[in-house]
RNA sequence: GCUCGAGUGGCGGAAUUGGUAUACGCAGCAGACUUAAAAUUUGCCGGGCGCAAGCCCUUGUGGGUUCGACCCCCACCUCGAGCA
Numbered sequence: 001g002c003u004c005g006a007g008u009g010g011c012g013g014a015a016u017u018g019g020u021a022u023a024c025g026c027a028g029c030a031g032a033c034u035u036a037a038a039a040u041u042u043g044c045c046g047g048g049c050g051c052a053a054g055c056c057c058u059u060g061u062g063g064g065u066u067c068g069a070c071c072c073c074c075a076c077c078u079c080g081a082g083c084a
Stems, first nucleotide, its partner, number of pairs: 001083007010026003019067001028044005046057004060076005
């Protein structure tokens, strides 16, 4: 230099036929249980603004296509593999 693969909440990891982003697990927070804790169990759990209703943002970064993009296209960044 060329080719291929990967990048999604704090972490792991689904969603890939273009149609509700964050299922599920871990971690975390609150309750129950306990003298207290551990374990177990119930609920909550992406970010910002807001008293609330709600609004806005978010799939490595920036563009494009589309009514609609994690998904398709282009460029770039990072990591991994192969070839030279």